A computed fold for a 101-nucleotide RNA from Ostreococcus tauri, annotated as TPP riboswitch aptamer (THI element). The organism belongs to Ostreococcus, within Eukaryota. The prediction has a mean pLDDT of 79. Of the family's consensus pairs, 96% are formed in the model. RNAcentral holds the sequence, with entries from Rfam and Ribocentre.
RNA sequence: UCUCGGGCGAACGAGUGGACGCGCGCGACCGCGCGUUCUGAGAAAUAUCGUCGGAACUUGAUCGAGGUAAUACUUGCGCAAGGAUCGCCCGAAGAGACGCG
Numbered sequence: 001u002c003u004c005g006g007g008c009g010a011a012c013g014a015g016u017g018g019a020c021g022c023g024c025g026c027g028a029c030c031g032c033g034c035g036u037u038c039u040g041a042g043a044a045a046u047a048u049c050g051u052c053g054g055a056a057c058u059u060g061a062u063c064g065a066g067g068u069a070a071u072a073c074u075u076g077c078g079c080a081a082g083g084a085u086c087g088c089c090c091g092a093a094g095a096g097a098c099g100c101g
Base pairs, nucleotide, nucleotide: 001095002094003093004091005090006089007088008087009086010085011051012050013049014048016045017038018037019036020035021034022033023032024031025030057082058081059080063076064075065074066073
């Protein structure tokens, strides 16, 4: 110095859908706001998740199969492609480099 484990800090990346009810917009299965509810870590949260050991998330996708009141709800697609990080401290055992004997 590197590898491994732990701790701390900051930075960066990402998603936010469906159904019902009420109110408003002349009206509408449309739009906005509020409330309840479904799945989930998270459905705008001072939150949650992820950062190359990368399935967080995006593309494929107005996709295929299954299921639901409905929806990426489940699964396939997927050893497919893309995708966002560094520093400091501690520990122990290895490896390497330099210096001295």